[in-house]
RNA sequence: CAAGCCGAACUGUCGCCUUAACAUUAUGUUAAGGAGGAAAGUCCGGGCAACAUAGAGCAUCUCGCUUCCUAACAGGAAGACAGUCUUCAAAGGGCUGAUGGAUAGUGCCACAGAAAAUAUACCGCCUGAGCAAUCAGGUAAGGGUGAAAACGAGAGGUAAGAGCUCCCGGUUAUGUGUGGUGACACAUAUGGCGGUAAACCCCGAGAGUUGAAAGGUCAAAUAGGUUUCAAAUCGGGAGUUGCUCGCUUCCUUUGCCUUCGGCAAAUUUGAAACGGGUAGACCGUUAGAUCUUGCUAGCAAUAGCAAGGCUAGAUAAAUGACAGAUAUGAAUAAAAUCUAAACAGAAUCCGGCUUAUAGGCUUGCUUU
Repeated sequence: CAAGCCGAACUGUCGCCUUAACAUUAUGUUAAGGAGGAAAGUCCGGGCAACAUAGAGCAUCUCGCUUCCUAACAGGAAGACAGUCUUCAAAGGGCUGAUGGAUAGUGCCACAGAAAAUAUACCGCCUGAGCAAUCAGGUAAGGGUGAAAACGAGAGGUAAGAGCUCCCGGUUAUGUGUGGUGACACAUAUGGCGGUAAACCCCGAGAGUUGAAAGGUCAAAUAGGUUUCAAAUCGGGAGUUGCUCGCUUCCUUUGCCUUCGGCAAAUUUGAAACGGGUAGACCGUUAGAUCUUGCUAGCAAUAGCAAGGCUAGAUAAAUGACAGAUAUGAAUAAAAUCUAAACAGAAUCCGGCUUAUAGGCUUGCUUU
């Protein structure tokens, strides 16, 4: 410096909540139990509940190396590859990774610079003309600018140069062979050669919505008030999601006129506005993808088997205050003595991630 773990246990007095028993007459006695490693954030995944009998497509969103674990995950374990630190160098070890595709297409790369991907000529080099200044042509090896100048060094070749040619390397795609469950590694042959996808996009895999103020039961109250709109059968209304389809369910009578058909009233379903009344109790609510110990398998995460255990359930919100000092740590020759501290308070439950943290312990690395 980095990572991980702990962040407690006990006694006494008084006080609060829950459960049980015994009394009792609205309370008492006894016993047992009572806020975390993050309860925070609400970032991810689920259990559970409703829509609901519940499917398909589009949109939108999420993920992206391999294998394994898990109820599942953007999580965990072990590996591969890439980068980086340590090292004279190598090996080994540590740390990080938002790790598919740039050969489908589009876009972007400020400033500087001549020019930033169908590149370009500022200086320079070469050739020709000219007394000279300079003009014309060629060039991208050298220099400059820049994060980056079109894969790199060498040789040949050329007027001077250039993958123009050759050889050796780098990187990448494909084929073949060997090893590995696999990602990949090694060898070889052929082809290609700016970067960027945490830019749009392409490829592959996946996602119904809402959320305990979810939902449910009982009680109470209401003026079964007033007004407006739509529909009443092949069309329309309602029902879960952003849209569409599909699916389920519901859908009349009378009177008048002027035949088709229209009008009016009532009824039913649905939507909206105004106005009035009621709003108390209970369930959900804690026995679980649960905890502890041992054995077996596995590098590990974890799984299986056996035995044992029950550890908050408040509802405007209980789980506290005081005293002592065991553990741990500091201090000391040994003691005395000090340390009870930080971050912080359950509200449907569980598994992860992230953030905060006095002090202590363990492991690794570096320095002295």

The RNA shown here (Bacterial RNase P class A) has 368 nucleotides and comes from uncultured Albibacterium sp. The RNAcentral record of the sequence draws on MGnify. The model forms 97% of the base pairs in the Rfam consensus. The prediction has a mean pLDDT of 77. It matches the Rfam family "Bacterial RNase P class A". The family's RNA type in Rfam is ribozyme.